The part of an RNA shown here (large-subunit ribosomal RNA, half B) has 1195 nucleotides and comes from a marine eukaryotic metagenome.
[in-house]
Context: one part of a larger RNA
């Protein structure tokens, strides 16, 4: 390691009945519950029968009756679901992480939503083309949910999708148009050195210029949509006990969670509370509801059946356990053969204490130790293995998204491919016709010019009705009637005078041409189908025909959508990292009296302000503030008076340093809050920064001297690049000229605030992870420390009826320990395996019990509290992974700790802490959670050294054998109960002893096997299947030893017999004697005594390698080895018995003992079978006897 059996008990084991055992025939008969989707559940459960022989019936049922054997009849072996009750989840059968997860995950039928009309949507492909599908909405694709039953609430504010189109915004292109320019012609004006120059205008032409208008989708917008993504409140008050709140108020919202369920796979607090089950229940079932943080197809709640799923309980059963024992086989071990691997700095490789990069075989100091092997065990060698997977740092990768930037794809428009009609709308042009109302005027006067006549039987005025237009007055047109006139000039009014003609303008109608847009139509491009042709056939081509059609498709440009895809970014500091905070500048302290000086040290500020009443300059002047007293309104503060103190006031803004000559306050005049410079200093890595006399220009104030290049000083900020602006008019290019680019000067644009500023432009997740590094840096352990913790001590307010100290002890103070929580980050990241349990322990004492003893608020008993004391002991269960804790029952007691929170090269693997999955919560999402839940590879057959347990060999001890002494070790060391003394002492009683004596137990431990049992694989018997011995009979093999019933020796416990007793010595706390120092007192100082399970002996045991190697007796060539036969001895060696002068083993005989009456024969019976011979036959290990065999011979 794989198997077999087991007394009594029967899950007490354990995370958990894991494993094992048992039941277990889909044979017959009988009999089967809840529940149910009526199919099931169900072979439910449970009971009886079962072999062999004979007879009978045909109701051939393996039925009935009779008989026979055994412990046992399902074909006794092999083989073959244990069952029941009750939850969770998932309906089910199925699928999945080949190689740690089989599940509650996936799938599923069913339900539902969305898309898709066929050249379908969708997918693959650059395309051709293909799948879908040789299918056609009862079809196909996609999303969600997940049988079935009852159901599926509210919200359209956000996001998405769908629809809409009035408006806003919006690309390219095109059209129109404006501006800005250029240029030609022709003009105008100004200047002129008369050469020309400048400005400006017109008409053309022109532009890689700048706009405007028109023109798409998208976005904004308007609606719809939840089995789309999603979301579904707070506060206060109120009922006649209290409590609670049907009710009311109020705020907010898109709407405030409905039904159902609920401490749940979801509940933190939590082991919620109650009930049940149990002796005891962190689990479980049923309830309650205060739901941290259920909730309705990311489905809610139920649910029969099903499940190698996951909880709880029970029956049966058992070596899971109390508690272990025996047996078989393989490995191991010894011998023969063959013969690896990992690993290996060097090794002459002890223990203790210390030290030390902080845990030493190797250093220091001690102690111990002759040399060498073998079998074993694993505590150490921070053992081996794998450049730690956790953590941090650097790099990478995968994934996500409303990170950034792109892009496939989809979509929009323009242009091309791309053609013809018609209609409508609009624009332009032309023609024709109309149109034109201030006042005055007969009146509806467009402008200008011409003009004295014009029109009319080719039908004037008037009238009728109609149409258009209108300023409602009228005007115009055509028709009918009518049958001859009407208008102008003149006059008058007015700015302008009408008839008529011409040219035009405004508005408008019609027509034509043209352009754009929309609609419609055509066919011929383009696209598609069908038929035919040649061919074996397809494709292609051709012809015919049909459909569609200038659309579609395609190309270029273009706007939109776009994690589908791609490339990247996503700061650092940090007493680990993350979260938080910080990052530049000013002031103070730290800062150690020059300067400077760090920390996630202690405190505060700044990212400006002041421009007319300047807070600037200058000149002149002034002195604050507090307190006391007095005084109308009047008060703690207003203004007035007065006294005292003296800078405490004030300074725009923080602090510091200043400030009375004022830098403070008031007034006058002003702009030096200037331009060009600058000797020289301060400061400084650099780049920045600070101060500045003086010179020149031109100023202000002042009588002047003088002062003034902002402010009492120190904060009030930003490099380069980039583009823009102003000035200079310097350079380059081109020149007809303009433009453009650059230079110099000046100022502006940065919360570039990560503030010396990576880019114009940037967020996250990783438990699917990877690589390089780090003990430079965390989690475990160790170390240092000792705040916290624990344990003491001091003081003594108070409690204790009285009384600080029997027992307690506040406010405070002082220590010790290194068990808690921490701090630090010192060894270890080229690996020091982490909680709990099991096994095995060793140590400490701050003692739980047992022993001794002081005090008591000690009557006794029971106790409380100290002191000494570590010898021994310190339980079994229920719950939970638990340590802990609670509970049940015991106990003398159920002590606290250390040992890498002892112990995983000893075990386990329940928890934690990889990969799967579910729930709640968070997150748009990828994902996350010291939240819950289920599942989840513990490597090495082999140990080199130290260590430990054993066993040998060598050498030494000056020949050997035997027996000893005992230096020094090791082991053992426990306690209860009952009885007597004695119901005594004590006590009112109830109760109830000390001391001493006896008995009997518990646990622990040693030996043994007579007894009780277990086992007993070379013993006996029974039985089944099958093969064989030719068959019968009788046997043998195999089937776990085939199964079953017994069982000798041996080995064993639960069995039997023992043990811890007694005693002495020295002591601890403590109690005493005598006794001073200190004429007393005093246990002490000198001296003496008592006194404990503790110490030393005593008891058991090892023991002369006790290298100090001891002693005694015997023998003297003695003794011993090898070898052989063996063993109650044994891994091998060894040890022991014997070796012919022999019972050592085997054999044989007898005996004990086991099994249980053999074979054969005879008899009885139809037969199965029985009876007799026969308490037979057989028999391993036991006992005795017996040389038959082997212990020969040798060194």
């Nucleotide at each position: 390691a794989u198997c077999c059996u087991c007394a009594a008990g029967g899950a007490a084991c354990u995370c958990g009945g894991c494993a094992a055992a048992a039941a277990a025939g889909c044979g017959g008969c009988c009999g089967u519950a809840a529940c149910u989707u009526c199919g099931g559940a169900a072979u439910a459960a449970g009971g009886c029968c079962u072999g062999c022989c004979c007879a009978c019936c045909u109701u051939u049922g393996u039925g009935u009756g009779g008989g026979c054997c055994g412990c046992a009849g399902c074909u006794a072996a092999a083989g073959u679901a244990u069952c029941c009750c009750u939850g969770g989840c998932g309906a089910c059968u199925g699928u999945u992480u080949a190689u740690c997860a089989a599940a509650a995950a996936c799938a599923c039928a069913g339900c539902u939503c969305c898309c898709u009309g066929c050249g379908a949507a969708c997918u693959c492909g650059u395309a051709a083309g293909a799948g879908u599908a040789u299918g056609u909405a009862u079809a196909g694709g996609g999303g969600g949910u997940g049988a079935c039953g009852c159901c599926u609430g509210a919200c359209c504010a956000a996001u998405g999708c769908c629809a809409g189109a009035a408006g806003g915004u919006u690309a390219a292109g095109u059209a129109u148009u404006g501006g800005c320019g250029g240029u030609c012609u022709c003009g105008u004006u100004u200047c002129u050195u008369c050469g020309g120059a400048a400005a400006u205008g017109u008409u053309g032409c022109u532009g890689a210029c700048c706009g405007a208008u028109a023109u798409a989708a998208g976005c904004c917008c308007u609606g719809g949509u939840g089995a789309a993504u999603g979301u579904c409140g707070g506060c206060g008050a109120u009922a006649a006990c209290u409590a609670u709140a049907a009710u009311c108020g109020u705020c907010c919202u898109a709407a405030g969670g409905u039904a159902g369920c609920g401490u749940a796979a979801u509940u933190c607090c939590u082991u919620g509370u109650c009930u049940g089950g149990u002796a005891a229940g962190u689990u479980c079932a049923g309830a309650c509801g205060u739901g941290c943080a259920c909730g309705a197809a990311u489905g809610g709640c139920g649910u029969a059946a099903c499940g190698a799923c996951u909880g709880g309980g029970g029956a049966a059963c058992u070596g899971u356990c109390u508690c272990g024992a025996g047996g078989a086989u393989u490995u191991g071990c010894u011998c023969g053969g063959u013969g690896a691997a990992a690993a290996u700095g060097c090794a002459a490789u002890a223990c203790c204490g210390g030290u030390g990069a902080a845990g030493a075989u190797g250093c220091c100091g001690g102690u111990u130790a002759c040399c060498u092997a073998c079998a074993g065990c694993u505590a150490g060698a921070c053992g081996a293995a794998a450049a730690g997977a956790c953590c941090c740092c650097g790099g990478g990768a995968g994934c996500u998204u409303u990170a950034c930037u792109a892009u496939a794809g989809c979509u929009u428009g323009a242009u091309a491919u791309u053609g013809g009609g018609c209609a409508u709308a609009c624009g332009u042009u032309u023609u024709u016709g109309a149109u034109g109302c201030g006042u005055a005027g007969c009146a509806u006067a467009g402008a200008u010019g011409g003009g004295a006549g014009a029109c009319u039987u080719u039908g004037a005025a008037g009238c009728a009705a109609u149409a258009u237009u209108u300023u409602c007055g009228g005007a115009u047109a055509a028709u009918g009637u009518g049958g001859a006139g009407u208008c102008g000039u003149c006059a008058g009014u007015g700015a302008a005078a009408u008839a008529c003609c011409a040219u035009c303008c405004u508005u408008u109608a019609a027509a034509a041409a043209u352009g754009u847009a929309u609609g419609u139509u055509c066919u011929a491009a383009c696209c598609a189908g069908u038929g035919c042709g040649g061919c074996a056939a397809a494709a292609a081509c051709g012809c015919a025909u049909u459909g569609a059609g200038a659309c579609a498709g395609u190309a270029u440009c273009u706007g939109g959508c776009a994690g589908g895809u791609a490339g990247u970014u996503u700061a650092a500091g940090u007493g680990g990292g993350g979260c938080g905070c910080u990052u530049u500048c000013c002031u103070c302290c730290u800062a150690a009296a020059g300067a400077g000086u760090a920390a996630c040290g202690g405190a505060g500020g700044a990212g400006u302000u002041u421009a007319u009443u300047a807070a600037g300059g200058u000149c002149g002047g002034u002195u604050a503030g507090a307190c006391g007293c007095g005084a109308a309104u009047g008060g703690a503060a207003a203004c007035c008076g007065u006294g005292u103190c003296g800078a405490u006031a004030g300074u725009g803004u923080a602090a510091u340093g200043g400030c009375a000559u004022a830098a403070a306050c008031c007034g006058g005049c002003u702009u030096g809050a200037c331009u060009g410079c600058a000797a020289g200093a301060c400061g400084u890595a650099c780049g920045u920064g600070u101060c500045g006399a003086g010179c020149a220009g031109g100023g202000c104030a002042g009588a002047a001297a003088u002062g003034c290049g902002a402010a009492c000083a120190u904060a009030g900020u930003g490099a380069a690049c980039c583009g823009a602006u102003g000035g200079c008019c310097c350079g380059c290019u081109u020149u007809a000229g303009a433009u453009g680019c650059g230079g110099c000067c000046a100022g502006a644009g940065a919360u570039u605030a990560u503030c010396g500023g990576a880019u114009a432009a940037a967020a996250g997740c990783u438990a699917c992870c990877c690589c390089g590094g780090g003990g430079a840096u965390a989690a475990c352990a160790g170390g240092c420390u000792g705040g916290u913790a624990c344990c003491g001590c001091c003081c003594g307010a108070g409690c204790g009826u009285c009384c600080a100290u029997a027992g307690c002890g506040a406010c405070g103070g002082c220590g010790g320990u290194g068990u808690u929580c921490g701090g630090c980050a010192c060894c270890u990241c080229g690996a020091u395996g982490u909680c709990g349990g099991c096994u095995c322990a060793c140590c400490u004492u701050a003692u739980c019990c047992u022993g001794g003893u002081g005090g008591c608020g000690u009557a006794g008993a029971a106790g409380c509290u100290g002191c000494c004391a570590a010898g021994g002991g310190u339980u079994u269960g229920g719950c939970u992974g638990u340590u802990c804790g609670c509970c049940a029952a015991u106990u003398a007691a159920a002590a606290a700790g250390g040992u890498a929170c002892g112990c995983g090269a000893g075990c386990u693997g329940g928890g934690u802490u990889c990969a799967g999955a579910c729930c709640g919560u968070c997150g748009u999402g990828a994902g996350a959670c010291a939240g819950g839940u289920u599942g989840g590879u513990c490597u090495c057959c082999u140990a080199u050294c130290u260590g430990c347990u054993g066993u040998a060999g060598g050498c030494g001890u000056u020949g050997a054998u035997u027996a000893u002494u005992g230096a020094a070790g090791a082991g053992a060391u426990u306690c209860g109960u009952u009885c007597c003394u004695a119901g005594u002492a004590c006590g009112a009683g109830a109760g109830g002893a000390c001391c001493g004596g006896a008995a009997u137990g518990a646990a622990c431990u040693g030996a043994c096997c007579u007894c009780u049992g277990g086992u007993c694989u070379a013993c006996c018997a029974g039985c089944u299947g099958u093969u064989c011995c030719g068959c019968c009979a009788g046997g043998a093999g195999c089937a776990c030893c085939g199964c079953u019933g017994g069982g000798u020796a041996g080995c064993u416990a639960a069995g039997u017999c023992g043990g811890g007793a007694a005693u002495g010595g020295a002591u601890a706390a403590c109690c005493u004697c005598u006794g001073a120092a200190a004429g007393c007192a005093u246990c002490u100082a000198a001296g003496a005594g008592g006194g404990a399970a503790g110490c030393c002996a005593a008891c058991u045991u090892u023991g002369a390698g006790a290298u100090u190697a001891g002693u005694a007796a015997u023998c003297a060539u003695a003794g011993a080895c090898u070898c052989g036969u063996a063993g109650a001895a044994g891994a091998u060696g060894a040890c022991u018995a014997c070796g012919u002068u022999g019972a050592u083993a085997g054999g044989c005989u007898c005996u004990c003992g086991g099994u249980g009456u053999a074979c054969g024969c005879a008899c009885a019976g139809u037969a199965a079978u029985g009876u007799g011979u026969u308490u037979a036959g057989c028999c391993a290990a036991a006992g005795a006897g017996u040389a038959c065999u082997a212990a020969u011979u040798g060194u």
Its mean pLDDT, the model's own confidence on a scale to 100, is 81. The RNAcentral record of the full RNA draws on MGnify.